This is a predicted structure of a 73-nucleotide RNA (transfer RNA).
Its Rfam family is "tRNA". Rfam describes the family as follows. Transfer RNA (tRNA) molecules are approximately 80 nucleotides in length. Gene Ontology term of the family: triplet codon-amino acid adaptor activity.
Model confidence (mean pLDDT): 81 of 100.

RNA sequence: GGGCCUGUAGCUCAGCUGGGAGAGCGCUUGCAUGGCAUGUAAGAGGUCGCCCGUUCAAUCCGGGUCAGGUCCA
Numbered sequence: 001g002g003g004c005c006u007g008u009a010g011c012u013c014a015g016c017u018g019g020g021a022g023a024g025c026g027c028u029u030g031c032a033u034g035g036c037a038u039g040u041a042a043g044a045g046g047u048c049g050c051c052c053g054u055u056c057a058a059u060c061c062g063g064g065u066c067a068g069g070u071c072c073a
Base pairs, nucleotide, nucleotide: 001072002071003070004069005068006067007066010025011024012023013022019056027043028042029041030040031039032038049065050064051063052062053061
């Protein structure tokens, strides 16, 4: 320098081949317990890496760019 893959909540990851952004763990609060652990209910937390484009509408499609991984040189 080139090819391919990945980028979604604090962490690990799903997601519909365009139309409501989610799960588990973690965090906060209430209840149960004298307290912890634990159980249970509720809640907070996300410009879907960034920019541009296509579209009535983009996490999803196209281009560029950044970061990580891998292969080639």
It was read from a public genome assembly.